[in-house]
RNA sequence: AGAGUUUGAUCCUGGCUCAGGAUGAACGCUGGCGGCGUGCUUAACACAUGCAAGUCGAACGGUCCUUCGGGACAGUGGCGGACGGGUGAGUAACGCGUGGGAAUCUGCCCUUAGGAGGGGGAUAACGGUUGGAAACGACCGCUAAUGCCCCAUAUGCCGAGAGGUGAAUGAAAUUCGCCUGAGGAUGAGCCCGCGUCUGAUUAGCUAGUUGGUGGGGUAAAGGCCUACCAAGGCGACGAUCAGUAGCUGGUCUGAGAGGAUGAUCAGCCACACUGGGACUGAGACACGGCCCAGACUCCUACGGGAGGCAGCAGUGGGGAAUUUUCCGCAAUGGGCGAAAGCCUGACGGAGCAACGCCGCGUGAGGGAUGAAGGCCUCUGGGCUGUAAACCUCUUUUCUCAAGGAAGAAGAUCUGACGGUACCUCCAGAGGAAGCGCCGGCUAACUCCGUGCCAGCAGCCGCGGUAAGACGGAGGGCGCAAGCGUUGUUCGGAAUUACUGGGCGUAAAGCGCACGCAGGCGGUUUCUUAAGUCCUUUGUGAAAGCCCGGGGCUCAACCCCGGAAUUGCAUCGGAUACUGGGAGACUGGAGACUGGUAGAGGCUAGCGGAAUUCCUGGUGUAGCGGUGGAAUGCGUAGAUAUCAGGAAGAACACCUGUGGCGAAGGCGGCUAGCUGGGCCAGUUCUGACGCUCAUGUGCGAAAGCGUGGGGAGCAAACAGGAUUAGAUACCCUGGUAGUCCACGCCGUAAACGAUGGGCACUAGAUGCCGGGCAUAUAGACGUGUUCGGUGUCGCAGCUAACGCAUUAAGUGCCCCGCCUGGGGAGUACGGCAGCAAGGCUGAAACUCAAAGGAAUUGACGGGGGCCCGCACAAGCGGUGGAGCAUGUGGUUUAAUUCGAAGCAACGCGAAGAACCUUACCUAGGCUUGACAUCCUGGUGAAAGCCUCUGGAAACAGGGGCCCUUCUUCGGAACACCUUGACAGGUGCUGCAUGGCUGUCGUCAGCUCGUGUCGUGAGAUGUUGGGUUAAGUCCCGCAACGAGCGCAACCCUUGCCCUAUGUUGCCAGCGAGUAAUGUCGGGGACUCAUGGGGAACUGCCGGUGAUAAACCGGAGGAAGGUGGGGACGACGUCAAGUCAUCAUGGCCCUUACGCCUAGGGCUACACACGUGCUACAAUGGCCGGUACAAAGGGCUGCAAACCUGCGAAGGUGAGCGAAUCCCAAAAAGCCGGUCUAAGUUCGGAUUGCAGUCUGCAACUCGACUGCAUGAAGUCGGAAUCGCUAGUAAUCGUGUAUCAGCAACGACACGGUGAAUACGUUCCCGGGCCUUGUACACACCGCCCGUCACGCCAUGGAAGCCGGGAGUGCCCGAAGUCCGUGACCCAACCCUUGGGAGGGAGCGGCCGAAGGCAAAUUCGGUAACUGGGGCGAAGUCGUAACAAGGUA
Repeated sequence: AGAGUUUGAUCCUGGCUCAGGAUGAACGCUGGCGGCGUGCUUAACACAUGCAAGUCGAACGGUCCUUCGGGACAGUGGCGGACGGGUGAGUAACGCGUGGGAAUCUGCCCUUAGGAGGGGGAUAACGGUUGGAAACGACCGCUAAUGCCCCAUAUGCCGAGAGGUGAAUGAAAUUCGCCUGAGGAUGAGCCCGCGUCUGAUUAGCUAGUUGGUGGGGUAAAGGCCUACCAAGGCGACGAUCAGUAGCUGGUCUGAGAGGAUGAUCAGCCACACUGGGACUGAGACACGGCCCAGACUCCUACGGGAGGCAGCAGUGGGGAAUUUUCCGCAAUGGGCGAAAGCCUGACGGAGCAACGCCGCGUGAGGGAUGAAGGCCUCUGGGCUGUAAACCUCUUUUCUCAAGGAAGAAGAUCUGACGGUACCUCCAGAGGAAGCGCCGGCUAACUCCGUGCCAGCAGCCGCGGUAAGACGGAGGGCGCAAGCGUUGUUCGGAAUUACUGGGCGUAAAGCGCACGCAGGCGGUUUCUUAAGUCCUUUGUGAAAGCCCGGGGCUCAACCCCGGAAUUGCAUCGGAUACUGGGAGACUGGAGACUGGUAGAGGCUAGCGGAAUUCCUGGUGUAGCGGUGGAAUGCGUAGAUAUCAGGAAGAACACCUGUGGCGAAGGCGGCUAGCUGGGCCAGUUCUGACGCUCAUGUGCGAAAGCGUGGGGAGCAAACAGGAUUAGAUACCCUGGUAGUCCACGCCGUAAACGAUGGGCACUAGAUGCCGGGCAUAUAGACGUGUUCGGUGUCGCAGCUAACGCAUUAAGUGCCCCGCCUGGGGAGUACGGCAGCAAGGCUGAAACUCAAAGGAAUUGACGGGGGCCCGCACAAGCGGUGGAGCAUGUGGUUUAAUUCGAAGCAACGCGAAGAACCUUACCUAGGCUUGACAUCCUGGUGAAAGCCUCUGGAAACAGGGGCCCUUCUUCGGAACACCUUGACAGGUGCUGCAUGGCUGUCGUCAGCUCGUGUCGUGAGAUGUUGGGUUAAGUCCCGCAACGAGCGCAACCCUUGCCCUAUGUUGCCAGCGAGUAAUGUCGGGGACUCAUGGGGAACUGCCGGUGAUAAACCGGAGGAAGGUGGGGACGACGUCAAGUCAUCAUGGCCCUUACGCCUAGGGCUACACACGUGCUACAAUGGCCGGUACAAAGGGCUGCAAACCUGCGAAGGUGAGCGAAUCCCAAAAAGCCGGUCUAAGUUCGGAUUGCAGUCUGCAACUCGACUGCAUGAAGUCGGAAUCGCUAGUAAUCGUGUAUCAGCAACGACACGGUGAAUACGUUCCCGGGCCUUGUACACACCGCCCGUCACGCCAUGGAAGCCGGGAGUGCCCGAAGUCCGUGACCCAACCCUUGGGAGGGAGCGGCCGAAGGCAAAUUCGGUAACUGGGGCGAAGUCGUAACAAGGUA
């Protein structure tokens, strides 16, 4: 410090998620030791039991004991139980924090001044009587004090004064105490400034309320209380209300600013079963005190009593979850005491818990044949791994034993911890390692199992037969007595942005203006010193954090010192800036004067064109409407046309990115009223300004109310069409409405999707309004300047697109708004509205995206350009018939398998009777039909002949034969046997190689460098021409290059040349019935080589003078001469595991192998590809002519003979330019048939044959004779072909014994027609455009309905909680009043008085009751929408012009 995730890829926006730290934690697995910490976060739920506050006999009377010294005990009295300890319920508050303040008190303690004289009356204990179950009392009697009371004293204190006010002793001394003041210290009470959570879907709150006066009250100010008077006080700087919460030092995190938190430790507060109350006291409204009420629990003799663990342990309960009913007062501290001492669950310790932090250990060194085992493997080996074994050594720790502290102060004494820490000796590696992870983020990889199953998952996502993601294993990585998971919190998140974000299109500018509060504010002088800055002082507790040092062996931990504590207050100072005060100024703003443009607004009047309607005329059969129609109108006279009239609405041309207005908006003409702007003058005011929450006004269309009006148009509605449907688009009608007046509504893509104001920052060009200068006779014009409105463009900005003086640039001021998508602008509440609806405006739940801009593709019922037998123009076919062949389907024991739109279907198959053969049935074999090696055995084996069973395979037997080498061990070879293994046309072409098809012989596909762009990418390759072509030329931020195109290769067409047999034969010679037959020849043809030739080279035209095109000449050939081979980057998970190869899986007496027979040839049907035809351009018969290219020894076979023929017999020649297949056929000549199911056509069938072959039944071809089917040119639809092509005619070859070949591949013969043209169909190329597509339109995607699940709104009601108000009742208790009853202290005249009390009354008053309203929550028949859910239904709304933008 970042990373993953939206896309085909990119940049941006934006959310989600992860890596880090922390934890009072919990859970899972595991667990050796020690130190230091920590340990009910939930039920402030209820509590058994024990303990947690007593002490003083040196205050007092007494009782008991006694060793006679003294000790113990209940009570009176004193001090302490207001500390210490616990908890966080309540509290949003002067509660807390911080800094100040004045009107106060303060026991014990310290300093200081003074004093302590004289009296008195009671009462507990105790004794007696007595009540009660108990708790606990009642009455009578006695007694003491440092208990209580009175008097005196006064330099004191209080008070303005009058006046009021004090004490305790002890035998003595000392000590300790007492009283009254003053001061201090400590502690406490009160007040104030500032700070201190969320909600405005809580906006108004308040009657002791705010203030005053009198009185009361308190330690003390004060409505603290009371009476009266006044009517105030608080609140948008958030009162009130509601929710939540103890606050702080600190803690966690963070770079910081912040955010979260408030366990342990420390400070403050509050509370003590719940609520109320006071008493005592220095201090309490009191945790282990009292009274009352309530709930609960316990005891009871039923009359009545007792209790309060949020002290320490502990129990139950709740909960994911939190310890011992331990030891000790030795230390520290506290209470009492003169002290000894007593008390102390504070505290010091121990115990339990890996809950946390820190430290240590589980051994160290050596040890390779790199053991075994496990795992992997390319079978060579590799990993585990020096790891182990083994050898040597050590002993921390654990175990045993011996010794043994500090902590103790203060001379002695005193240690819970504890025989602990620590130290020493012996023994012995002996007792001590797990957990998570290994697809990316994120360090770490393989095998097996599983097969969208089981499962994993923090996010993205894995799993559908080769899973590094599931489970196991091996290995590895990480941490380690722990490791993971879960929860919470900060960080990353600049994702609430103070530091430090945004708002044209991503979420986000209010529709527009006016304007109060608020915020901000021109120039200048003086002043002030609030802000601001500096210095001083005080404070900012300790602990903690940080730095330095020290102590436990180190560390954690602890101790000491420092720094820091960014804050608040305070003294003094500074005065630039901001603010306050006073004065001045003119530049901002406004006013004034004079001009000026304009659909600015309101009102009234007027005008013409058009439409419709009405009346009349002319006139006749249609009109209207559409893609085409129909509904509709019209013979009752329409439409058309002429004349007249009526009505309402809107104002053509002018009209313009022209004008005006704040926006909405404004358009005929005239008048009236009226707002604003601009220009000029520079006369006046003197900052009067800008913005604006709340507020107020304006505000298109539609809509609403009342009343008018209504021509045209036109929701709804009706009809006609369209359609699968058509509640639409189109057509014919048509009502609200549109118009006017008045009143509502208050919203729009109210848009420049851009708030307002001011200033600054290159220009160019157009338009509108004004001024100035110049020029001119003038209109134009030119220059310049203000204001407005457009276009382009620099810097700059922007994610990009784009913006760019009219900013989206650079700054300042103010306002509004945003914080992932959906749910949702919905629900609830509130406000305004007649309603419709508006404004404000959530949550649950759900997703990992949703989005912006740009890029490359693909696509479009977008556009442009261009090409192709693509269409068109032609010729011939297919689709109909019969047959052949392939396929589907069906059938079958099997009909083996594959191929599937084009690009499967005469395809794999260039040959299925057996074989092939993979299929079926049956019979057999098991190291196997085939390969290599091993174990053991045999010596032959093989081969040849042969017998039996059998369909054969196979099984069994007989005969012949009896190997070679040798170092005599054996080896080779063969068979049997054993084990490794063979074998598989079994599966996966979606694991693959190779090969192939296809787009497509289409003209494209890329790269290097450079340049542009943040980037994906672009450029080049686009553009202008041209071409068959990314072919070439020109231009150009490109310049080059590669794979393709073309050419080079083969073939064919012309010529030359060389050679001349088996080819040829012109001339010469010979010969024949005839033939290059022979001699010979090389001229020709031809063959085989080698050359030449064609290049837009030449001419003319067009064109940019280029490339090129058009025409021409010459030429055998002319613009690629014709044909072929050759197939770019890639696409289709295209095809093939059955050519072959190959990973994985599967079978192994069978899914392997052998054999016989059958099947692949089936047949109601359907399709593809062909052949033959339907005839006269023909059939048949006879005669006759001309090829090319091939093949041939298991062969081709002449000639001859036989047969009607297929063929047979015999067999010359030829391994072939020599011989043979071999006859070419169409053609030509002659004849015949005469329009018919024929002398067309030949299917089918019968009989008889030939040939091949072990074998033609299933299931061959051919021949002869006979038979003679359909078919008379083929529906919708569809195919091929542009020249030696189509069409037509025959010939050959491969495969092959033969052949189902009519197929395939080659060869030549004869030999056309047509192309105007590119609108349309199909396919393709380039450019451009739109896109919500990228699995790419066979795409994407919307809504209803149906089903399941989830959360939620409404709802008659029902239930519960909170807070408040009014009234009733009114406990305890303070206070007030009264007090006829009672009373010891003092006075007394003895009667009484002073004084006190019980009782009674009153105010207040908790709980309780009643009432109406309020708020929150739960639940609910029924109901509303919403979300989610691999393959449901209906349609097709959106994305392309999405087919109606």
Molecule: small-subunit ribosomal RNA
Organism: metagenome